[in-house]
Formats: sequence, structure tokens, C1' cells
RNA sequence: CGAGCCGGCCAGAUGGUCGCUGGCCUUCUCACGAAGGCGAGAGGAAAGUCCGAACUCCACAGGGUAGUGUGCUGGUUAAUGGCCAGUCCGGGUGACCGGAAGGAAAGUGCCACAGAAAACAUACCGCCUCUUUCUUUCGGGAAAGCGGUAAGGGUGAAAAGGUGCGGUAAGAGCGCACCGCUCGAUUGGUGACAGUCGAGGCAGGGUAAACCCCACACGGAGCAAGACCAAAUAGGGAGGCGUUCGAGGGCGACCCGUCCAAAGCUUCCGGGUAGGUCGCUCGACCGGCCGAGCAAUCGUCCGGCUAGAGAAAUGAUCAUCGCCCCUCGGCGGGAGACUCCCGAGGGGAACAGAAUUCGGCUUACGGCCGACUCGGACA
RNA sequence: GGGGCUGUGGCGCAGCUGGGAGCGCGCCUGAAUGGCAUUCAGGAGGUCACGGGUUCGAUCCCCGUCAGCUCCACCA
Repeated sequence: CGAGCCGGCCAGAUGGUCGCUGGCCUUCUCACGAAGGCGAGAGGAAAGUCCGAACUCCACAGGGUAGUGUGCUGGUUAAUGGCCAGUCCGGGUGACCGGAAGGAAAGUGCCACAGAAAACAUACCGCCUCUUUCUUUCGGGAAAGCGGUAAGGGUGAAAAGGUGCGGUAAGAGCGCACCGCUCGAUUGGUGACAGUCGAGGCAGGGUAAACCCCACACGGAGCAAGACCAAAUAGGGAGGCGUUCGAGGGCGACCCGUCCAAAGCUUCCGGGUAGGUCGCUCGACCGGCCGAGCAAUCGUCCGGCUAGAGAAAUGAUCAUCGCCCCUCGGCGGGAGACUCCCGAGGGGAACAGAAUUCGGCUUACGGCCGACUCGGACA
Repeated sequence: GGGGCUGUGGCGCAGCUGGGAGCGCGCCUGAAUGGCAUUCAGGAGGUCACGGGUUCGAUCCCCGUCAGCUCCACCA
């Protein structure tokens, strides 16, 4: 210098002018309202709505089926599919990164094309023994057939452990060594798992982000939840199910049980309103010291108050300063490659916009700082 | 603000418990006609919205984005 990897931080500052949305105060006004003053006013993702909760309501939700989700271990948390630490597997030269990571010896399905064969294994070519026939230069050779073989060839993503030696007619875990695998014992660890020792010639493909099995969890809806006040209309029409033999309801489905049931309930058409108050922002809140812990996180203490509008405000412009990049000039530093500093001119500053509130994840995006890795060049 | 659904040639749509990307209309070329339409024959045209994963293999299964569509107020 180039490429990369991990973590942290910031998201311009101050002032003037003109504006916007709430709150409080003062003055004027009977009131509506007007004027003035003070103070406040977006984010790291406010986004996607993908998870988890708070909160609110549903006649407190029992059992079963179905459904949905999660799926290595331990911890953390209000909770999670998040986070932290680890195990194993995979990727990368490396810093480091990723993993929906239970079960294929419960069962079912699928594995196109190619290939002999795609799963109770199999004989296409090849190799080998034997038999028969033909041929012969008597060494043998060729064809057919009954068998043996999974070592070699070929097909495929995948062919029933791998490499080597022995062995054999040729071969084969047939035998042996090493590696892999399974089972058992033992040691370490809370555990996933790892190490060591022993036994067994090998159990028999892949796929569960196919059905499924196992374990665990889950009642539903969402602030347009919901509560109160006010206003207006035709408490209208049609259909369905019901009135004690009980519709309907317990906001996704079915069954049983249970509870409610003020006889109405429900679908469609039609009618009316488009107002106000609360919920609403002090909260699993923010910042800091110290302590516990590898960490996530937790605890004591101290300090702080930070939008709450209801179709939606948080803006524009000017000046100065600051930040980054480029060019030019200057004084220095260093042995050198090179580089600090100062000045002038020009340019740049992304993604984006609260709507009940939090904790995460994911996605979009500008810059700065620090640690580390790989490669190259120069001294 | 909240819930649900969809995305395949130019347009409208199929497709499948994962293996060939298709149909109709439209478009192009040729024939037939004096010419046009109809008709007949042939042909082109695809990032299966985008990115990643599972798998031997993905339009299909899973995850994440993007775009579009749709439904939700209260009173009686």
C1' cells in the first nucleotide's frame, strides 16, 4: 500500500431571521378567540411486522383429538425461536465465520436420466475353475454352457467400510496391521462430549426445510384492544336457527365435561354518526461509580426526566467553527520508503420519519477509531 | 395502526405430495386472395418477483427482502 476480519463510537455544533405541533404563565375580551413570554419537540434503525412480552377485553380457558411452534449442552432473562459460554460438524491459507444440530435398528413414501443392479441387493464387460465342441505350428487358442467372484472397467449425486500386505483357481474382513465404525468398561466434565483400555470382522445407502415418531410449549383477539359522555336515525325489510326435547355464547376447528342464557341469536339489504374525555407515557426507563460473574447479565448507591399529536408538528435559510476527500503552495521530521503540521481553492455529509409501550431479530445506510489476519513493495 | 392473500412469455391463467416449463389470446414468417379479414403451415418470445438455504436435483420445501391486492370504526 492492497485485500480482509472483529469490536466500539458518532449521526455535526453555536448564534441570527422566518415558520410548525403540544404544554405552562400573563394581558385583553361576556365568550369564541387574539397578542406576548417561558420551556419542550424522532431513530439506530422510528422500517419489515418476523419472534417474545406488558396492558385490555372475551360468561377465568378442565380433558381428549387435531393444529402451530421449538428441537446439541449449560447459563441468562419478565419472556423468547433472542443473548452469553461451551460441545460437535462444516467453510476459510488465516484473523475468523456459519449450523432448523432429536430419531432413518417404529412404520410408510421417494431416489428422474444413466446404469446389470437404487435396496430382503445385483453378474453388463472383465477375471477364474470345470464340461462339451472346433482348431493347432502340440506351447496353446476360439466358441458355447454349469458355476465362482465384487478386487478391475463402466453408470451415477449415491453401488453394502478405506489403504497396504498376505492369501487364493480368480477373488473376498477370508486372515493380519493402521484408520474408520459398533458395543462394553473406566477416567475427566453439571452436561453436550472428550480421552484411555478391551471386545467384535462390520451391524449394512440417502432423504424427516417428505409423511411421520419422540420430548417440550401454546386459550383467543388485538389500543380500530377497551371504558365513559354526547349526537343522530326507519329500533325498518328479507332469510336462517330457536323458545325448556333449549338456539346461541365462552373471538381459529371438532368431541366430552362445565358455566352463562335477561328468549332471542345470526346473515344480507337499508338507516344514522364521522364528536369529546380517558387508556397515553415514570418506565422490565436513562446515565455513572463500585461489587459478583469468562461473558450474557445481576446487585447496592448516586444523579436525571427524555414528543405524546390524533391524519399527524419536529422545517427552511444565513453566518462562523468543526469533520472527510481532491488539487496547489510552504516550513519541518526521518538513513530511506514516506509522513506530521500550517495556509489557499474546490467538493462532500448517507439510510431514513414516532402513532399504546417495551425486549430482541432481520433489512437499508454514511463516516471515524481500535485490535487482528493474509499478500505485496521499499528501507 | 392491525389481520389475510398473491407474484409463471406482452395479457389472462394452468402446472406439482420435487426430475419435460406449458395452454388460450396476442406477435413474426410463409401459403391461399385482385387486396383485407377468416383459415392453414411453421416459428420466436421466460432471471418461474429478488437473495440465500435444504436436497444429487427447487416454479414447487424452508428463511429473509421487494412489489401489489384485500378486509377491519361506532349506534340501533
This is a predicted complex of two RNAs, RNase P RNA and transfer RNA, with 455 nucleotides together. Rfam match: Bacterial RNase P class A. About the family: Ribonuclease P (RNase P) is a ubiquitous endoribonuclease, found in archaea, bacteria and eukarya as well as chloroplasts and mitochondria. The coordinates come from a structure-prediction model, not an experiment, and the mean pLDDT is 78.